Molecule: c-di-GMP-I-GGC riboswitch aptamer
Organism: Desulfotignum sp.
């Protein structure tokens, strides 16, 4: 530098439950494991969702503020193993 993924010495931890925070999407802590080879980190592009706004209402909208990195892409750092 390129390839690979047998969950593996070690690591993370979905749903669900409890508690706290938040209008909310969600987040954090504990329990719990569906899975994960970046399920480490970064909202840069797209998606989804929330709040506010516009709209009589709803559908809807993009010019706002957010959530999601375990939706995808991208960036960046890195573990194991194989090859150079």
């Nucleotide at each position: 530098u390129g390839g690979u993924a047998a969950a593996u010495g070690g690591c993370c931890a979905a749903a669900c439950c409890u508690g706290u925070u938040g209008u909310g999407a969600a987040a954090c802590a504990g329990g719990g494991a569906c899975g994960g080879a970046a399920a480490g980190c970064c909202a840069c592009g797209g998606g989804u969702c929330u709040u506010a706004u516009g709209a009589a209402a709803g559908a809807c909208a993009g010019a706002a503020a957010g959530a999601u990195a375990g939706c995808c892409g991208g960036g960046u750092u890195g573990c194991a193993u194989c090859a150079g």